[in-house]
Context: one part of a larger RNA
RNA sequence: CGUUGGAAUCUUGAGAAGAGUCAUCCUUAGUACGAGAGGACCGGGAUGAACAUACCUCUGGUGUACCUGUUGUAGUGCCAACUACAUAGCAGGGUAGCUAUGUAUGGAACGGAUAAGCACUGAAAGCAUAUAAGUGCGAAGCCAACUUCAAGAUUAGGAUUCCUUUGAGGGUCGUUAGAGACGAUAACGUUGAUAGGCUGCAGGUGUAAUCACAGUAAUGUGUUUAGCCGAGCAGUACUAAUUACUC
Numbered sequence: 001c002g003u004u005g006g007a008a009u010c011u012u013g014a015g016a017a018g019a020g021u022c023a024u025c026c027u028u029a030g031u032a033c034g035a036g037a038g039g040a041c042c043g044g045g046a047u048g049a050a051c052a053u054a055c056c057u058c059u060g061g062u063g064u065a066c067c068u069g070u071u072g073u074a075g076u077g078c079c080a081a082c083u084a085c086a087u088a089g090c091a092g093g094g095u096a097g098c099u100a101u102g103u104a105u106g107g108a109a110c111g112g113a114u115a116a117g118c119a120c121u122g123a124a125a126g127c128a129u130a131u132a133a134g135u136g137c138g139a140a141g142c143c144a145a146c147u148u149c150a151a152g153a154u155u156a157g158g159a160u161u162c163c164u165u166u167g168a169g170g171g172u173c174g175u176u177a178g179a180g181a182c183g184a185u186a187a188c189g190u191u192g193a194u195a196g197g198c199u200g201c202a203g204g205u206g207u208a209a210u211c212a213c214a215g216u217a218a219u220g221u222g223u224u225u226a227g228c229c230g231a232g233c234a235g236u237a238c239u240a241a242u243u244a245c246u247c
Stems, first nucleotide, its partner, number of pairs: 001152001005163007015149004021049007033038001051106005059100004066093005071086006111143002117137004169247004173189005194240003197236005203229003211222004
């Protein structure tokens, strides 16, 4: 831009893409078969490999504005307590998020038409013959079935609701994230929990500082499962989403 008024929500599915795998074991059964050695079809069950999709409860990884320990050198006048730099100084842990080696699920089943093949009835050709007329079975393959996308399917589909001359709705702007390179998408804008702050909880680290006590001291103990804390979950208008403009 089109889909022939403008919007919102829900859909049909022409068509397209994906998936489709394999192994081992148990049983049937040491049965059929076979002199024996050996050793099944068919059917039932279990486990797994690789692959694919989704997710983060568990197990782990990462987690450079989380916590702790600690070395060197500077600074806050000194002690103490902190801060800065040294690969994040080094080291030990680690929330959310993102992740795999982690977790869950999948390949199926049923059907249709068939291939090779196997057959039935059956003439030409009084027999025979699966074929000439007719009929049936038959594959990981084909068509459906399963998953996803899908009306620019220009054949542009369908249903419901709202608005239609003062407005349904959209955009600008602002606070943002289940979104994100930017657009876009999605949530919210005081008739408000959208983000920040604060409070509580979860969770992480691991018991702060001060003071007291013991010890010559290093240090230890008590106050104290403290103190601190990024992203998580709730609550709360304290701050910012003002007023407006435009199609």

A computed fold for a 247-nucleotide part of an RNA from a metagenome, annotated as large-subunit ribosomal RNA, domain VI. The coordinates come from a structure-prediction model, not an experiment, and the mean pLDDT is 87. The full RNA is in RNAcentral, with records from SILVA.